[in-house]
RNA sequence: GGCGGUGUAGCUCAGUUGGUAGAGCAGCGGACUCAUAAGCCGCGGGUCACCCGUUCAAUCCGGGUCACCGCCA
Repeated sequence: GGCGGUGUAGCUCAGUUGGUAGAGCAGCGGACUCAUAAGCCGCGGGUCACCCGUUCAAUCCGGGUCACCGCCA
């Protein structure tokens, strides 16, 4: 340099024929306990990597950029 893949919550990952995005763990609160932990109940947390475009509407479609991984040279 070329080709392909990945980028979504603090972490690991789902998800959608385009119609206001979820789980587990973690965090916070409550109840329980002499107390702590586990387990139980509840809560918050998101520019869906960035820019432009298409569209009434984009996390999803098109173009470009960036980062990481793999293959080839």
Description: This is a predicted structure of a 73-nucleotide RNA (transfer RNA) from Nitrospira sp. Lineage of the source: Bacteria > Nitrospirota > Nitrospiria > Nitrospiraceae > Nitrospira. It matches the Rfam family "tRNA". Rfam's curators write: Transfer RNA (tRNA) molecules are approximately 80 nucleotides in length. Its mean pLDDT, the model's own confidence on a scale to 100, is 81.